A computed fold for a 99-nucleotide RNA from Candidatus Hydrogenisulfobacillus filiaventi, annotated as Guanidine-I riboswitch aptamer. Rfam family: Guanidine-I riboswitch aptamer. From the family's description: This family represents a conserved RNA structure found upstream of the ykkC and yxkD genes in Bacillus subtilis and related genes in other bacteria. The function of this family is unclear although it has been suggested that it may function to switch on efflux pumps and detoxification systems in response to harmful environmental molecules. Lineage of the source: Bacteria > Bacillati > Clostridia > Eubacteriales > Candidatus Hydrogenisulfobacillus. Model confidence (mean pLDDT): 80 of 100.

RNA sequence: UAAGCGAGCGUCUAGGGUUCCGCCGGCCAUGCCGGGUCUGGUCCAAGAGACGCUACCCGCUCACUGCGGGGAACACGGAGGGAGAAAAGCCCGGGAGGC
Numbered sequence: 001u002a003a004g005c006g007a008g009c010g011u012c013u014a015g016g017g018u019u020c021c022g023c024c025g026g027c028c029a030u031g032c033c034g035g036g037u038c039u040g041g042u043c044c045a046a047g048a049g050a051c052g053c054u055a056c057c058c059g060c061u062c063a064c065u066g067c068g069g070g071g072a073a074c075a076c077g078g079a080g081g082g083a084g085a086a087a088a089g090c091c092c093g094g095g096a097g098g099c
Base pairs, nucleotide, nucleotide: 007054008053009052010051011050012049015044016043020041021040022038023035024034025033026032027031056071057070058069059067060066074094076097080092081091082090
C1' cells in the first nucleotide's frame, strides 16, 4: 500500500412507532370518527446490547462417533434510500467516510 475474514438461529432488552387492544375526546353509540405531543399490552427491534443453543477453532480419542477443558479479540460512523400500519439502534450496512 492492497485484499479478505470477523457464522447462524432462538428468547429478550435499550430503542421504535400506531395496524389491533386498551386509554383520552366527540358523536346519530354492540359502533364510528379524531388523538402516539397517551403510561401501556399485541407488534418491529440491535454487527458495534444481554443470555442460550448450534456451527467453527484448539484439546482428548488410532479414526469415526463421542467428551466437554479452553478459544471466539476489536468495533468511530453519516446523509440518503427500503419494508408490513408505521417507525426505529430493523434492512442496504462491520456500507460510504474516518481512525